[in-house]
Context: one part of a larger RNA
RNA sequence: CUGGGCGUAAAGGGCGCGUAGGCGGACCUUCAAGUCGGAUGUGAAAUCUGUCGGCUUAACUGACAGUCUGCACCCGAUACUGUUGGCCUUGAGUACGGGAGAGGAGAGCGGAAUUCCUGGUGUAGCGGUGAAAUGCGUAGAUAUCAGGAAGAACACCGGUCGCGAAGGCGGCUCUCUGGAGCGAUACUGACGCUUAGGCGCGAAGGCUUGGGUAGCAAACAGGAUUAGAUACCCUGGUAGUCCAAGCGGUAAACGAUGGGCACUUGGUGUCGGGGGUAUCGACCCCCCCGGUGCCGAAGCUAACGCAUUAAGUGCCCCGCCUGGGGAGUACGGUCGCAAGAUUGAAACUU
Numbered sequence: 001c002u003g004g005g006c007g008u009a010a011a012g013g014g015c016g017c018g019u020a021g022g023c024g025g026a027c028c029u030u031c032a033a034g035u036c037g038g039a040u041g042u043g044a045a046a047u048c049u050g051u052c053g054g055c056u057u058a059a060c061u062g063a064c065a066g067u068c069u070g071c072a073c074c075c076g077a078u079a080c081u082g083u084u085g086g087c088c089u090u091g092a093g094u095a096c097g098g099g100a101g102a103g104g105a106g107a108g109c110g111g112a113a114u115u116c117c118u119g120g121u122g123u124a125g126c127g128g129u130g131a132a133a134u135g136c137g138u139a140g141a142u143a144u145c146a147g148g149a150a151g152a153a154c155a156c157c158g159g160u161c162g163c164g165a166a167g168g169c170g171g172c173u174c175u176c177u178g179g180a181g182c183g184a185u186a187c188u189g190a191c192g193c194u195u196a197g198g199c200g201c202g203a204a205g206g207c208u209u210g211g212g213u214a215g216c217a218a219a220c221a222g223g224a225u226u227a228g229a230u231a232c233c234c235u236g237g238u239a240g241u242c243c244a245a246g247c248g249g250u251a252a253a254c255g256a257u258g259g260g261c262a263c264u265u266g267g268u269g270u271c272g273g274g275g276g277u278a279u280c281g282a283c284c285c286c287c288c289c290g291g292u293g294c295c296g297a298a299g300c301u302a303a304c305g306c307a308u309u310a311a312g313u314g315c316c317c318c319g320c321c322u323g324g325g326g327a328g329u330a331c332g333g334u335c336g337c338a339a340g341a342u343u344g345a346a347a348c349u350u
Base pairs, nucleotide, nucleotide: 004321005320006319007304008303012318014201015200016199017198021194022193023192025088027086028085031082033081034080035077036076037075038074040072041071042070048066049065050064051063052062091191092188093187094186095185096183097182103177104176105175106174107173108172109171110154114150115149116148117147118146119145120144121143125136126135162169163168206247207246208245209244210243211242215241216240220236221235222234223233258317259316260315261314262313263312266295267294268293269292270291271290272289273288274287275286276285299306300305323350324349325348332343333342334341335340
């Protein structure tokens, strides 16, 4: 002097709240811990570097100087970091106003459809497939009409729509309740960002107890297909799917992209809010803030692509990666009723 990454190559924790820690806005002030300057002491010798001496040299018994980048103490400096005190409002937050929303929890209600039951009409088929058969039906099915019961899901609206931290959320009404955005003022006065541990939430499937069970449907049974068919297709069908209370804690938990702040040409949709011009008014048009899409400049990228919602330019904090297989396995620990989850190797092999 130089000195890595994590969209798809290995790698962003599933998501949030938040402790320790790390980092932290403007101005004045105090101290002087970090920091900087100077002085003193010390930093053994040998070694090392420079010069010299010595036997003709070398090694070398040597001489002088330097170095030993450190430590301690003293004196000083005060820009930055820190500390003390004060003050400020732009970061953050609070109050107020009127709106948007499948945000969450509970209760109630509704219609269509499906299945079943009862009754009427009616008669030989229905159903199903590529074709069939199992199956259902003369004990009257299918079809059709009327009545009743039950459970589950909410067609159209519905949309690159909206809301939520994520998982996720969709008929209607009521009650309780969280968050975000916009507008105009007032107030608090750095109260902030991130977050190892910790705590909480967490699709589907699974587990425990008790209900419920219309449809669907692992397992299972039968019929087909086939060389076989432990499948695909068909007829049935139990767990489960639903509710309550617990457990479990994983997903291609995906934007395969952690969070925060700031900065960096544009174009075009759309959702929420506000303002303006015009108008009888609405639509339209223009501007601002917030969200969500598309296309693209610079820049970045291995390329694909990303591109003010960055994968651009910077700073702060956390998590994670280090060839493939063995292996997310074994052992041990922790958690769990179990299933298993989490933490997580090595030999060996290539």